Large-subunit ribosomal RNA, domain IV from Caldicoprobacter oshimai DSM 21659, 328 nucleotides, folded computationally. The source organism's lineage runs through Bacteria, Clostridia, Caldicoprobacterales, Caldicoprobacter and Caldicoprobacter oshimai. The coordinates come from a structure-prediction model, not an experiment, and the mean pLDDT is 89. It matches the Rfam family "Bacterial large subunit ribosomal RNA". Its family is annotated with ribosome and structural constituent of ribosome in the Gene Ontology.
[in-house]
Context: one part of a larger RNA
C1' cells in the first nucleotide's frame, strides 16, 4: 500500500450522474392506521407501547391480572421489513438476451377482423402419410390490439381483399383462308406452270381465369391541406373569400419516453432547481385497437421530493484478519 471486516467526536447527503455502498428498520403481542379504491384492497400503511426474573391470585392449559426485583442493555447472542409523497410506463402473477441488457421488451386473460362445413382451413412431407383432432363454427388456423372504465371520428382516389359480370384485352387448343417445298403431267427445248399425296408456314373466326372495367370494404396497407381578409383601444378572429384534395385530424391529450427553437412562459417546491410537479398551447414532428385518454392493485423498472439513518462526504483516525513488502 491492497483486500475483507469492525468502531468513531461534531455535522448529517455538504458525496455523487444517482444516497452507489453502508447504516437505520427488523421477531412476537397490544393500540392505532390517511388519500384513493375495481369495496377485494390500500395495511405490516403511517405512528406508538410492551417483551427478563420472583411472588400471589385466576385459568384444565396456553396464558391473564396485580405486586415486587435486577442490569447500561430482557426478541440481552444468532437469524428476522427502513418509511412516506408525487409522476411516467406496463393492468396484474409470469417470460427473456445460458456468459455485459430482466426492462416501459415478450406473454397474458379480454377485444376485434379474417379464413375454415370436415378428406376443414392451415402446417410438415417427393409421396404414402401425419399433425390439426379421435376436435366440428361456444371448434380450429392466421393478423392486430392487450385487465378494467369512457371511447374509438373523416377519407374507398391509390394499393389490397371481397363481390360482379355487359363490354374491351387475352393462352393452349379448335379452325383452316392463303403462301411455300417436292413432282406425275403440261411445255419443241428452256424458262415456266403445276393435280393428287406427303411436308412446312399459317389469316379470319371460336377460345377461360386474369387484367381493364363496375361496386363494396379501414379494429385492411394507408391518408387525414394552403393563402388572404374581417369585430368601435389593441390583440385575436366566431365570420368571409380563394386554391387544391379521396378526405382535410373529431373526442381526448399536449414543451409529452413525442417540443427543434428551449433552461418556452406562468405557478409550486429550494436560500439558490437545464431535472421534477401543476398549468398555458406557438403540437419543428400527439391522436384514437402500429389504439386515444384515465385508472385501484402490482413492479429487483424509470423520474422528482421528504422523514429517518448513516465514514457517501467535510476529513480523516484507529483496530482485527488476509496479502504485499522487509529481515532471517
Nucleotide at each position: 500500500c491492497c483486500c475483507u471486516u469492525g468502531u468513531c467526536a461534531a455535522g448529517g447527503a455538504a458525496c455523487u450522474c444517482g444516497g452507489c455502498a453502508a447504516a437505520c428498520u427488523g421477531a412476537c403481542c397490544c393500540c392505532g392506521u390517511a388519500a384513493c379504491u375495481u369495496c377485494g384492497g390500500g395495511a405490516g400503511a403511517a405512528g406508538g407501547g410492551g417483551u427478563g426474573c420472583c411472588c400471589a391470585c385466576c385459568g384444565g392449559g396456553a396464558g391473564g391480572u396485580g405486586g415486587g426485583u435486577u442490569g447500561c442493555a430482557g426478541g440481552g447472542a444468532a437469524c428476522a421489513g427502513g418509511c412516506c409523497c408525487a409522476a411516467g410506463c406496463g393492468a396484474c402473477u409470469g417470460u427473456u438476451u445460458a456468459a455485459c441488457a430482466a426492462a416501459a421488451a415478450c406473454a397474458c386473460a379480454g377485444g376485434u377482423c379474417u379464413c375454415u362445413g370436415c378428406u376443414a382451413a392451415c402446417u410438415c412431407g417427393u409421396a404414402a402419410g401425419a399433425g390439426g383432432a379421435a376436435g366440428u363454427a361456444u371448434a380450429g388456423g392466421g393478423g392486430c390490439u392487450g385487465a378494467c372504465g369512457c371511447c374509438u371520428g373523416c377519407c374507398c382516389a391509390g394499393u389490397g381483399c371481397u363481390g360482379g359480370a355487359a363490354g374491351g384485352u387475352u393462352a393452349a387448343g379448335g379452325g383452316g383462308a392463303a403462301g411455300g417445298g417436292u413432282u406425275a403431267g403440261c411445255g419443241g427445248a428452256a424458262a415456266g406452270c403445276g393435280a393428287a399425296g406427303c411436308c412446312c408456314u399459317g389469316a379470319a373466326c371460336c377460345g377461360a381465369a386474369g387484367c381493364c372495367c363496375c361496386a363494396g370494404u379501414g379494429a385492411a396497407c394507408g391518408g387525414c391541406g394552403g393563402c388572404c381578409g374581417u369585430a368601435a383601444c389593441u390583440a385575436u378572429a366566431a365570420c368571409g373569400g380563394u386554391c387544391c384534395u379521396a378526405a382535410g385530424g373529431u373526442a381526448g391529450c399536449g414543451a409529452a419516453a413525442u417540443u427543434c427553437c428551449u433552461u418556452g412562459u406562468c405557478g409550486g417546491g429550494u436560500a439558490a432547481g437545464u431535472u421534477c410537479c401543476g398549468a398555458c398551447c406557438u403540437g419543428c414532428a400527439c391522436g384514437a385497437a402500429a389504439g386515444g385518454c384515465g385508472u385501484a392493485a402490482c413492479g429487483a423498472c424509470u423520474u422528482g421530493g421528504g422523514c429517518g439513518c448513516u465514514g457517501u462526504c467535510u476529513c480523516g483516525a484507529c483496530a482485527a484478519g488476509g496479502g504485499g513488502c522487509c529481515c532471517g